The part of an RNA shown here (small-subunit ribosomal RNA, 5' domain) has 521 nucleotides and comes from an uncultured prokaryote. The RNAcentral record of the full RNA draws on ENA.
[in-house]
Context: one part of a larger RNA
């Protein structure tokens, strides 16, 4: 000075941090969903109507008509957030530049959104299987899916798109809409912004009892392949390439802003908070996708674990709690989405173990507090004593006050702004619907919370301990032990007067904490 442990003690409050060891197996529960304003619909719930039966207010059954939705298709989003440091000595980091790239949402413009068609889950209907899950028929939408136009500067090639949903005066209407209009999409395209992927210069532990390494090597051509530069990969060609300025091999290690030290220089360090990088059982592969070779996704092995009807299947806590285990050591199987941030939606809203509090734990820092004055008969008691006395010591009693925290009762902000609801304006409109933006009114939202914070009440009431006292080092006597017991960081006590063992008294240091070990500087 510590993510500390151990050991005595242990009042409150604030504020931080809490498995450094086995990247060891994990029982349970939660940690990513969302959108009916893309779709077909209706399993369940509530309204409504329909029919029947009757006890006249229930009950049965049936309309998807409306709020709403379970499973399905489709969409975005699970690539972020959260965890961990095993690997990694590397362009991983850190810095300072490059050029041959992408990039869903966001954002500025521009050009457009025309007209066709096939399917397919789901629902039925029939099967297989213990299950997991799985076949065959039939029939069904769509912002799913596949052509045709047109856009894509020119030529060959290639080759885009889609609709919901509020509102509405003519017109037209098959009465279902069309059609204008706002609003969200959706196509192509150019730019911004933010993200990402590449190359480099430099800088980045230890060993030389590791001195020689390397065959896609190291460069050229041709081709392949990537979003993109390149031996990235491949065929042919040359024989370079890298090294005592430490290559190769081996050890150790995630790197960084920073933390701790110290006048500095430097040294040690990488908890927690950011940044960046890897990895998700163990190794390996690619699906999709704007992004992954993808922690709570697929496939293969492979070791483990656990269901079986023995034919076969199911898991991956290094999310957050939480168990076993290791180990000196390190917590609740809590509350809320109220804020704050993500994700989905037009929005109400939903999810969020991120967060945002609450438990625990003197782990660490900070702060208060356990009384304050007065009080000499210098009371008793102790302890020393030369026996006179001297010390504990104004310390106690005793008197006179206070009442912080704790207790117990009242009161009581802010963290809350917004969304809604209406009204008014302004834009946009053919439009006084409707949407948007601003202002106002209204109304309502708190996990934490018995919250901070005030006020009142009673009582000196409920609150000190720990190591030391031979030198270094502030601190002394007595007994008891008698090189014993035992102390000890060094020096060294300790063999009968021990300021050094171990009790007492008294005294020094520190104080809710005080010594011990560890560790660094």
């Nucleotide at each position: 000075u510590u993510g500390a442990a151990c050991g005595c003690u242990g009042g409150c409050g604030g504020c931080a941090g809490g498995c450094c060891u086995a990247a060891c197996a994990c029982a349970u529960g939660c940690a990513a969903g969302u959108c009916g304003a893309g779709c077909g619909g209706u399993a369940a719930c509530a309204g409504g109507g329909g029919u029947a039966g009757c006890u006249u207010g229930c009950u049965a059954c049936c309309c998807g008509c409306u709020g709403a939705c379970g499973a399905g298709c489709g969409g975005c989003g699970g690539a972020c957030g959260g965890g961990u440091g095993a690997g990694u000595a590397a362009c991983g980091c850190g810095u300072a530049g490059g050029a041959a790239u992408c990039u869903a949402c966001c954002u500025a413009g521009u050009a457009g959104u025309g007209g066709g068609g096939g399917a397919u889950a789901g629902c039925c209907c029939a099967g297989a299987g213990a299950a997991a899950u799985u076949u065959g028929g039939a029939u069904u939408a769509a912002u799913a899916c596949c052509g045709c136009a047109u856009a894509c500067g020119c030529c060959g090639g290639g080759g885009a798109a889609a609709g919901c949903a509020g509102g509405g005066g003519a017109u037209c209407u098959u009465c279902g809409g069309a059609c204008c209009u706002u609003g969200c999409g959706c196509u192509a395209u150019u730019g911004g912004a933010g993200a990402a992927g590449c190359c480099u210069g430099c800088g980045u532990c230890g060993g030389a009892u590791u001195a020689g390494c390397u065959a896609g090597u190291u460069g050229g051509u041709g081709g392949g392949g990537u979003a993109a530069a390149g031996g990235c990969c491949u065929a042919c060609c040359a024989a370079g390439g890298c090294g005592a300025c430490g290559a190769u091999c081996u050890g150790u290690a995630g790197c960084u802003g920073g933390u701790c030290u110290g006048a500095g220089a430097g040294g040690a360090u990488g908890a927690u908070c950011a940044g960046c990088c890897a990895c998700a059982c163990u190794g390996g592969a690619a699906c999709u996708g704007a992004g992954a070779c993808a922690c709570g996704g697929u496939c293969c092995a492979g070791a483990c674990u656990c269901c079986u009807a023995c034919g076969g299947g199911a898991g991956g806590c290094a999310g957050c709690a939480g168990u076993g285990g290791g180990g000196a050591a390190u917590a609740u199987u809590g509350c809320a989405c109220a804020a704050u941030g993500g994700a989905g939606g037009c929005a109400a809203c939903c999810c969020u173990g991120a967060u945002c509090c609450a438990g625990c734990c003197a782990u660490a820092c900070c702060g208060c507090g356990u009384g304050u004055g007065u009080g000499a008969a210098g009371a008793a008691g102790g302890c020393c004593u030369u026996a006179g006395g001297g010390u504990u010591g104004u310390a106690a009693a005793g008197c006179a006050c206070u009442u912080u925290c704790a207790g117990u009762a009242g009161g009581g902000a802010g963290g809350a702004a917004a969304a809604g609801u209406a009204a008014g304006u302004a834009g946009u409109u053919a439009a006084u619907a409707a949407c948007u933006g601003c202002u106002u009114a209204c109304c309502c939202u708190g996990a934490c919370g018995u919250u901070a914070c005030c006020u009142a009440c009673a009582g000196a009431a409920g609150a000190a301990g720990c190591a030391c006292c031979g030198g270094c080092a502030a601190a002394c006597u007595c007994c008891g032990u008698g090189c014993c017991a035992g102390c000890a960081g060094c020096c060294g006590c300790g063999g009968u007067a021990a300021u050094a063992c171990g009790g007492a008294g008294g005294g020094u240091g520190c104080g809710a904490g005080c010594g011990u070990u560890a560790a660094u500087c």